A computed fold for an 85-nucleotide RNA, annotated as Glycine riboswitch aptamer. Rfam family: Glycine riboswitch aptamer. From the family's description: This family represents the bacterial glycine riboswitch. Its family is annotated with glycine biosynthetic process in the Gene Ontology. The coordinates come from a structure-prediction model, not an experiment, and the mean pLDDT is 76.
C1' cells in the first nucleotide's frame, strides 16, 4: 500500500439416521443404565500415488439418531496480521 495466506469473533445458511425396547429415578415429550439397529459433519483412528503433506475416503473410540441444542463446511462483516510488488 490498490494488503496475500491464516487466527479471532460476530451475522446468515448448513446433511445423515428408532421421539425404538426394558428396568430405574422422576422433573414425565426429562434424565441415567442396559439391548438390539442405525448415521457419518464437533474431535480422534487409519490411509493416499507421491520429495513431502493433505480429503468430505476408512474405522465409528468419541458424539448423534422428534424438536431444541450441537454441527464439518460455505458466505459476509470486524479485528489481527505482514505475503507479493
Nucleotide at each position: 500500500a490498490u494488503g496475500a495466506a491464516u487466527a479471532a469473533u460476530c451475522u446468515g445458511g448448513g446433511a445423515g439416521a428408532g421421539a425404538c425396547u426394558a428396568c430405574u429415578g422422576c422433573g414425565u415429550u426429562c434424565a441415567g443404565u442396559a439391548g438390539c439397529g442405525c448415521c457419518g459433519a464437533a474431535g480422534g483412528u487409519g490411509a493416499a500415488a507421491g520429495c513431502a503433506a493433505a480429503a468430505a475416503c476408512u474405522c465409528u473410540c468419541a458424539g448423534g439418531c422428534a424438536g431444541a441444542a450441537g454441527g464439518a463446511c460455505c458466505a459476509g462483516a470486524u479485528u489481527a496480521g505482514g505475503a507479493c510488488g
The sequence was found by an Rfam model in a public genome assembly.